[in-house]
RNA sequence: GGGUGUGGACAGGUGACCGCUGCUGGCUUCGGCCAGUGGAGGAAAGUCCGAACACGACAGGACACGGUGGUGGAUAACGUCCACCGGCCCAUGAUCGUCGGGCCAGGGACAGUGCCACAGAAAGCAAACCGCCGGCGUCGUUCGCGAUGUCGGUAAGGGUGAAAGGGUGCGGUAAGAGCGCACCGCCCGGCCGGUGACGGUCGGGGCAGGGUAAACCCCACCGCGUGCAAGCGCAAGCAGUCCUCGGUGUCCGCCUCGGCGGGCACGUCCGUUGUCCGCGGAUGAGGACGGGUAGCGUGCUCGAGGCCAUCGGCAACGGUGGUCCCAGAUGAAUGGUCGCCACCCGUCGGUCUCGUCGAAGACCGGGCCGGCGGAGACAGAAUUCGGCUUAUGUCCACGGGCGAUC
Repeated sequence: GGGUGUGGACAGGUGACCGCUGCUGGCUUCGGCCAGUGGAGGAAAGUCCGAACACGACAGGACACGGUGGUGGAUAACGUCCACCGGCCCAUGAUCGUCGGGCCAGGGACAGUGCCACAGAAAGCAAACCGCCGGCGUCGUUCGCGAUGUCGGUAAGGGUGAAAGGGUGCGGUAAGAGCGCACCGCCCGGCCGGUGACGGUCGGGGCAGGGUAAACCCCACCGCGUGCAAGCGCAAGCAGUCCUCGGUGUCCGCCUCGGCGGGCACGUCCGUUGUCCGCGGAUGAGGACGGGUAGCGUGCUCGAGGCCAUCGGCAACGGUGGUCCCAGAUGAAUGGUCGCCACCCGUCGGUCUCGUCGAAGACCGGGCCGGCGGAGACAGAAUUCGGCUUAUGUCCACGGGCGAUC
């Protein structure tokens, strides 16, 4: 100096003129007019989670399916947020250590199944390519040994690989090996600290059960559906035709003895995310073709609401008190023009100051003042809210990397 990651703040102010619109009040020739007061976001985007609310389902159980996954909290709830624990990476330091930043899809491999390509001797119960040591035989010999064949021992050294059956060191051995020992690691137990995940310390033990679950799976917890085009109301309007299935038994009452009504059981159909049970509704239900309406109102903005103060808490957040009302459009309003100021960039001039060379002075960087010019990102509510994700301009803090100069 350019760019990058994480976190945070902001996303302009003001005046005039013209225009649109909600509400309130007034006037009206009922066409409208006047006054006052409000009028897009940090993401309004994505529709990824969670809810409020509305309707259905009597709202229940099981299976399937889907989601979450360290511990403890916050919240209406969540897959969100806060703090802590553990693991990993980076930075700083060099006697011991200390503190900062970032990442984690962080339950279980001793329930089971699958996979670990290639390379390599060997990738689940072992194995020996090169090598090391020893016995026997043969050949050679400078008589130290060398070469070779076979048998046995070995897994310390080398090689392959992401990973090779604990690591480092010492002893020991024919050569080695937890074979033994020290430390680390692993397993078990006690004590201490912590709400807990977990940490510290002491003792003992065998030196040992590879990895992989954003593979199937197992475990724990959670999950009714549809959605403001929900739903409620008013007005208006027509036109029906055809097809399929459609009951049984029993009891009671009435009666014109043909039948009608009601209850119960079974059956059929419909609803309850998918299936079943259960439950509810209907005795009518389903399908094809055709016709009418698609208008108005409501839902519609007072909220798990904003701001300020204070208390509790490490924090997320919660309590208390005060104060405020801050969009409700409906083919879809919330805008346009001009000027000034602020922010950003460039340039010119003045001034102060740091550094370098230096006698003067010059050069470079930074701050302040003034002039001129330029530029201003992502992007528009539509039931509402809490989050997450994505897009983006300026500034601040922390971190890491690249380049150049001294």